Transfer RNA from a Planctomycetota bacterium, 76 nucleotides, folded computationally. NCBI's taxonomy places the organism under Bacteria, Pseudomonadati, Planctomycetota.
RNA sequence: GCGCCCGUAGCCCAGUGGACAAGGCGCCGGCCUCCGGAGCCGGAGAUCGCAGGUUCGAAUCCUGCCGGGCGUACCA
Numbered sequence: 001g002c003g004c005c006c007g008u009a010g011c012c013c014a015g016u017g018g019a020c021a022a023g024g025c026g027c028c029g030g031c032c033u034c035c036g037g038a039g040c041c042g043g044a045g046a047u048c049g050c051a052g053g054u055u056c057g058a059a060u061c062c063u064g065c066c067g068g069g070c071g072u073a074c075c076a
Stems, first nucleotide, its partner, number of pairs: 001072007010025003018056001027043005049065005
């Protein structure tokens, strides 16, 4: 350089065109408890890497960048 895959909350990850972005861990509060790290209940937090485009509508499709991973750079 080329090919493929990935980029969603502090961390892990689902969602592959339809309007409130699901869940787990963690965090905060409450209950329980002698106390609590267990258990139960509730809550906050992401407009989806960045910029354009398509569409009535985009995390989802297209293009270009940026970042990460894997493969390839062989023979004559």
Record summary:
Its Rfam family is "tRNA". About the family: Transfer RNA (tRNA) molecules are approximately 80 nucleotides in length. It is annotated as a transfer RNA.